């Protein structure tokens, strides 16, 4: 220095242009349920790394950059 790959709720993840005002699981919070706790059933919380693009529409294609991981090169 070039170049691949990742980044989505506190945590593990689902997503492959339109069923996504993002879905699920564990935690946690409130209620039912139980003498009481656990179990269980309901509901709640809570996120796309940041900026720009290209689209009628982007989590998703592109570019930048930030962070993390890897490959190669660095003299005949």
């Nucleotide at each position: 220095g070039u170049c691949c790959c990742c980044a989505u709720c506190a945590u593990c993840u689902a997503g492959c242009g339109g069923c996504c005002u993002a879905g699920g699981a564990u935690a946690c919070c409130g209620g039912g349920c139980u003498u009481u706790c656990a179990u269980c059933c309901c509901g709640g919380c809570g996120g796309c790394a940041g900026g720009g693009g290209u689209u009628c529409a982007a989590a998703u294609c592109c570019c930048c950059u930030u962070g993390g991981g890897g490959a190669c090169g660095c003299c005949a």